[in-house]
Formats: sequence, C1' cells, structure tokens
RNA sequence: UACCGAUAAUGGCAACCCCUUACGAAAGUUUGGGGGCGCAAAGUCACCGGUCUAAGGGACUGAGGUCCUACGACAGCGGGAUUGCCGAA
Repeated sequence: UACCGAUAAUGGCAACCCCUUACGAAAGUUUGGGGGCGCAAAGUCACCGGUCUAAGGGACUGAGGUCCUACGACAGCGGGAUUGCCGAA
C1' cells in the first nucleotide's frame, strides 16, 4: 500500500414500535424523546438493474372509474463510483 475483519479499543448509525414536529397528491422524507432488528461504510452519489408511488400528462369510458407513464421516491434490494475510523490473525 492492497486485501482482510477480533467476543479488541474509541466512537458512530438505527429497521421496527410508541409519543411528537414539519413537508408531500402519494410513495416517502423529516424534528425531538423512549426502547433497539441489525450494520465496518447502515457515510455520500440515482450511473446500471430492481422496487414503491402516479400529482401532472396520455389512452379508454355515457359516467363512476380503469389502465399506462417519473420529471417523485428507496443508498437498510443488488451492482458501480467516491470519501473515511481502528488494527488482532
């Protein structure tokens, strides 16, 4: 330096549930508190695949409505990019 990853050290994050604040059409995101499934990148980035939603737009319909669609989301779905703590074997 590149791998690697301890029943090590110092710290960190937080699925989900309860209470709470705000945003959003929704998916989802978010503030504070209590608990804590788990995580060595569970830091960051939607580049590729995937998943969720469908406001707007479009198609159909007599209407109610149905279907399609991301320019909206998910980084704790996989891959990739990038930065980074510690150091036993």

A computed fold for an 89-nucleotide RNA from a Candidatus Competibacteraceae bacterium, annotated as c-di-GMP-I riboswitch aptamer. Model confidence (mean pLDDT): 90 of 100. The sequence was found by an Rfam model in a public genome assembly.